Bacterial RNase P class A from uncultured Streptomyces sp., 390 nucleotides, folded computationally.
Model confidence (mean pLDDT): 77 of 100.
The model forms 97% of the base pairs in the Rfam consensus.
It matches the Rfam family "Bacterial RNase P class A". Rfam describes the family as follows. Ribonuclease P (RNase P) is a ubiquitous endoribonuclease, found in archaea, bacteria and eukarya as well as chloroplasts and mitochondria.
Lineage of the source: Bacteria > Bacillati > Actinomycetota > Streptomycetaceae > Streptomyces.
RNA sequence: AGCCGAGCGGACGGCCGCGUCAGGACCUCGCGUCCUGCCGAGGAACGUCCGGACUCCGAAGGGCAGGGUGGUGGGUAACGCCCACCCGGGGUGACCCGCGGGAAAGUGCCACAGAAAACAGACCGCCGGGGCCGCGAGGCUCCCGGUAAGGGUGAAACGGUGGUGUAAGAGACCACCAGUGCCCGAGGUGACUCGGGCAGCUGGUAAACCCCACCCGGAGCAAGGUCAAGAGGAGCCGUAAGGCUCUGCGCGGACGUUCGAGGGCUGCCCGCCCGAGUCCGCGGGUGGACCGCACGAGGCCGGUGGCAACGCCGGCCCUAGAUGGAUGGCCGUCUCCCGGCCGACCGCGAGGUCGGCCGGAGCCAGAAUCCGGCGUACAGCUCGACUCGU
Numbered sequence: 001a002g003c004c005g006a007g008c009g010g011a012c013g014g015c016c017g018c019g020u021c022a023g024g025a026c027c028u029c030g031c032g033u034c035c036u037g038c039c040g041a042g043g044a045a046c047g048u049c050c051g052g053a054c055u056c057c058g059a060a061g062g063g064c065a066g067g068g069u070g071g072u073g074g075g076u077a078a079c080g081c082c083c084a085c086c087c088g089g090g091g092u093g094a095c096c097c098g099c100g101g102g103a104a105a106g107u108g109c110c111a112c113a114g115a116a117a118a119c120a121g122a123c124c125g126c127c128g129g130g131g132c133c134g135c136g137a138g139g140c141u142c143c144c145g146g147u148a149a150g151g152g153u154g155a156a157a158c159g160g161u162g163g164u165g166u167a168a169g170a171g172a173c174c175a176c177c178a179g180u181g182c183c184c185g186a187g188g189u190g191a192c193u194c195g196g197g198c199a200g201c202u203g204g205u206a207a208a209c210c211c212c213a214c215c216c217g218g219a220g221c222a223a224g225g226u227c228a229a230g231a232g233g234a235g236c237c238g239u240a241a242g243g244c245u246c247u248g249c250g251c252g253g254a255c256g257u258u259c260g261a262g263g264g265c266u267g268c269c270c271g272c273c274c275g276a277g278u279c280c281g282c283g284g285g286u287g288g289a290c291c292g293c294a295c296g297a298g299g300c301c302g303g304u305g306g307c308a309a310c311g312c313c314g315g316c317c318c319u320a321g322a323u324g325g326a327u328g329g330c331c332g333u334c335u336c337c338c339g340g341c342c343g344a345c346c347g348c349g350a351g352g353u354c355g356g357c358c359g360g361a362g363c364c365a366g367a368a369u370c371c372g373g374c375g376u377a378c379a380g381c382u383c384g385a386c387u388c389g390u
Base pairs, nucleotide, nucleotide: 001387002386004384005383006382007381008380010334011333012332013331014330015329016328018040019039021037022036023035024034025033026032042364046375047374049373050372051371052370053369054220055219056218057217061270062269063268064267066216067215068214069213070212071085072084073083074082075081086100087098088097089096090095101211102210106209107208108205109204110203123151124150125147126146127145128144129143130142131140132139133138159177160176161175162174163173164172178202179201180199181198182197183196184195185194186193187192224291225290226289227288232247233246234245235244236243237242249283250282251281252280253279254278255277262274263273264272265271298317299316300315301314302313303312304311305310336362337360338359339358340357341356342355343354344353345352346351
């Protein structure tokens, strides 16, 4: 100097003030008031991008559609995540990047330029023949045929280099090389690697459609439950006022009760299942309390297995749970950092170093069912491994 990883993101003291829970006291008996105590936002709480736990549909099938992933092997509850390795690319290197299966199933696309962009193609050329001119060497490019090695265009031109061959050329043939396909051997769990042989076969693009392999039920804490209230009705008790229990809105309409309305399998179809009520219009009552709600795939320490991710064993710990929604305000001291002023020194200068004084806690940002990840934001500070140079 770089590259990879980890952590902090203020500290101490005082005063006043909040929230859950626990204990105590008082009392107008309401989650009321007061006192004490434990605890009380994050590295991302953000994004809502993935995966789950949990709840309900639900006892449950098949097909199509749709979606996701895409080298191999491991880890994990699972994943599109993490670890290790393979291949390709970048870098001196540590390391970093990869929408990493298939172009020989098919369909598309490759602008412009260029003759032509994949069953391609002839602009300039090269060769042969005819014709014309010339004494001749040779010239013209008018016509026909062959050619794609050379030149040009382009990101890319139907593999590359050298030769044989040819009228001139061309994988037409040969040697070597690159790629592709097939076979054999060795290594590896494997992706693959190394070595040998055969074959003349040889654009790119699938982060285009598509094909192949594997995976996927849906909805979501506003999930889902319990209680209370309620207009009206029924029953019981009571002379009555009223009380208790049960049920549970009122009116009108449509369809339906095994010849099945409606509902479910949360995209569709088939098939299957539940089923006596379901739906529409108008009007009325309620909008409250509680659970879910934080003991977790939990945190920390040590040992152990493994290259690692991570697993196993032992020990210790309990760390918010609000619901118009709590954790704040003030003061003092200190530290890191930032800014300004003054002085000295260094410097051509920009500016830098040291000392003093003044001001400023100063990044991103705020739980709401919870957890594992990924992505994004982040002033400043600290630690470690490795690489390169001196």